[in-house]
RNA sequence: GAGGGUAUAGCUCAAUUGGAAGAGCAACGGUCUCCAAACCCGUUGGUUGGGUGUUCAAGUCGCCCUGCCCCCG
Numbered sequence: 001g002a003g004g005g006u007a008u009a010g011c012u013c014a015a016u017u018g019g020a021a022g023a024g025c026a027a028c029g030g031u032c033u034c035c036a037a038a039c040c041c042g043u044u045g046g047u048u049g050g051g052u053g054u055u056c057a058a059g060u061c062g063c064c065c066u067g068c069c070c071c072c073g
Base pairs, nucleotide, nucleotide: 001072003070004069005068006067007066010025011024012023013022019056027043028042029041030040049065050064051063052062053061
């Protein structure tokens, strides 16, 4: 330098054909307990890497950029 993959909550990951974002863990609160842990119940937490375009509608499609991984030279 050429090609491909990937980026979503603090972490690991879902999200079907474009119809408007969820789970587990973690954190916090409650229940329980002499206290604590575990179990159980609940709550909080997202500019979906950045920008732009297409569309009535974008996590999803197009283009550019950035990080990481793979591969070719």